Record summary: Small-subunit ribosomal RNA, 3' major domain from a metagenome, 481 nucleotides, folded computationally. Model confidence (mean pLDDT): 83 of 100. RNAcentral holds the full RNA, with entries from SILVA.
Context: one part of a larger RNA
RNA sequence: UGACGGGGGUCCGCACAAGCGGUGGAACAUGUGGUUUAAUUCGACACUACGCGAGGAACCUUACCUGGGUUUGACAUGUAACCGACAGCCGUAGAGAUACGGUUUUUCAAGUUUCUUGAACGGUUACACAGGUGCUGCAUGGCUGUCGUCAGCUCGUGUCGUGAGAUGUUGGGUUAAGUCCUUUAACGAGCGCAACCCUUGCCGUCAGUUGCAACUUUCUUCGGAGAGGCACUCUGGCGGGACUGCCUAGGAAACUAGGAGGAAGGUGGGGAUGACGUCAAGUCCUCAUGGCCCUUAUACCCAGGGCUACACACGUGUUACAAUGGCUAGUACAAAGGGAAGCAAUACCGCGAGGUGGAGCAAAUCUCAAUAAAGCUAGUCUAAGUUCGGAUUGAAGUCUGCAACCCGACUCCAUGAAGCUGAAACCGCUAGUAAUCGCGUAUCAGAACGACGCGGUGAAUACGUUCUCGGACCUUGUACA
Numbered sequence: 001u002g003a004c005g006g007g008g009g010u011c012c013g014c015a016c017a018a019g020c021g022g023u024g025g026a027a028c029a030u031g032u033g034g035u036u037u038a039a040u041u042c043g044a045c046a047c048u049a050c051g052c053g054a055g056g057a058a059c060c061u062u063a064c065c066u067g068g069g070u071u072u073g074a075c076a077u078g079u080a081a082c083c084g085a086c087a088g089c090c091g092u093a094g095a096g097a098u099a100c101g102g103u104u105u106u107u108c109a110a111g112u113u114u115c116u117u118g119a120a121c122g123g124u125u126a127c128a129c130a131g132g133u134g135c136u137g138c139a140u141g142g143c144u145g146u147c148g149u150c151a152g153c154u155c156g157u158g159u160c161g162u163g164a165g166a167u168g169u170u171g172g173g174u175u176a177a178g179u180c181c182u183u184u185a186a187c188g189a190g191c192g193c194a195a196c197c198c199u200u201g202c203c204g205u206c207a208g209u210u211g212c213a214a215c216u217u218u219c220u221u222c223g224g225a226g227a228g229g230c231a232c233u234c235u236g237g238c239g240g241g242a243c244u245g246c247c248u249a250g251g252a253a254a255c256u257a258g259g260a261g262g263a264a265g266g267u268g269g270g271g272a273u274g275a276c277g278u279c280a281a282g283u284c285c286u287c288a289u290g291g292c293c294c295u296u297a298u299a300c301c302c303a304g305g306g307c308u309a310c311a312c313a314c315g316u317g318u319u320a321c322a323a324u325g326g327c328u329a330g331u332a333c334a335a336a337g338g339g340a341a342g343c344a345a346u347a348c349c350g351c352g353a354g355g356u357g358g359a360g361c362a363a364a365u366c367u368c369a370a371u372a373a374a375g376c377u378a379g380u381c382u383a384a385g386u387u388c389g390g391a392u393u394g395a396a397g398u399c400u401g402c403a404a405c406c407c408g409a410c411u412c413c414a415u416g417a418a419g420c421u422g423a424a425a426c427c428g429c430u431a432g433u434a435a436u437c438g439c440g441u442a443u444c445a446g447a448a449c450g451a452c453g454c455g456g457u458g459a460a461u462a463c464g465u466u467c468u469c470g471g472a473c474c475u476u477g478u479a480c481a
Base pairs, nucleotide, nucleotide: 001481002480003478004477005476007475008474009473010472011471012470013469015465016464019429020428021427022426023425026319027318028317029316030315031314032313033312034310035309042053043052064305065304066303067302068301069300070299073129077128078127079126080125081124082123083122084121088103089102090101091100092099093098106120107119108118109117110116111115131294132293134292135291136290140288141287142283143282144281145279147277152191153190154189155188156187157186158167159166160165171182172181173180197271198270199269200268202240203239204238205237206236207235208234211230212229215228216227217226218225219224243265246259247258248257249256250255321422325381326380327379328378329377330376331375337368338367339366342361343360347356348355349354388419393414394413396411397410398409399408435457436456437455438454439453440452441451
């Protein structure tokens, strides 16, 4: 100087407390451990691994296993020699890779235009080499997690100290903040904080189609349609607006408490943004890369299998256990997105998944899309393992796709398991939040209860900081560095 303390002081945080909802018990989904296996590819392990890499394993992916094959190679460059084909199509053998046969078949330039030489392109052979998701993340770059969006981390000059170092950065106040004020052997500065950026909330202005529809007019099946129109809604460009600016009180100031006006008030809400560093944290399987290793194999091609196994254990979720509910009928209101190898309307067929067909749309126009669901209005069920719950299983189907046996999703009929609110313990959340309800997208042929977004309905509680956990500053002790 740090680090640590079951030392002290001050302060903060869904840290506790006050509340609301859950996990832990059930079934299923998913990840992991273990076990099994020819293989169940690999990585990730307190917080910071375990719906994580993977934003999507039937083949492919795929790295694993078994079997069948190849050896200048699936891919790149160069040299030498030889050749003029290779590819495509068809056929045979084969699980295929592949092998064989048939058919078709180069270009340009120069020259004594049957031919020779050179170049390009392609092929074969040989050699250099390729190749490796092989090892080392404790050799590395890059990227990332975490402490933590915590308020810290440093430097120049000066001063003090023999020196390591100290000071500044401490003290008194204040703040979300090393934020600001004041004091002051310090005076300044840098990286952080804040602001600048995006979005949302209010107003103005400009623009007015594909959006809107007040007003005028024409037609009308009285729903609406057409023509004027841009007022309003909306869309999207530019501006304004909030700054403790004003008032009161306190204060030396910074600032704090209250008030007015205002759509918004003291950082308005949300996002992006992550200092010096810590954990030899994670990643050599994104990529790049040193070293080591393999080179008829640890490389490459193919078929099938596996990654989907199952006594069990754990994590994360979904659905429930019902009456604040289930079912039936009627009825209302979104936002944000996607669409051409695509989204697909009206119509018809099917109980349905879906099928036939194909208007329109590169989309504020058409479409996914339905009426968004919860909600509201009626009816029914009447406390029951039930009209709760839907696992499992049988039969029949639909769709995607060469192909749904291992191993897809969905529909219909039948079946109708566990489960009656869950021990110890643990988790999330402070407002348009929790809870609850649907909708969309990426990936994607198909395949979400996951992820990422969107809107609808919409709470309770916070006395407070004694205690638990984590953190910041000052101070103290130390047999620690």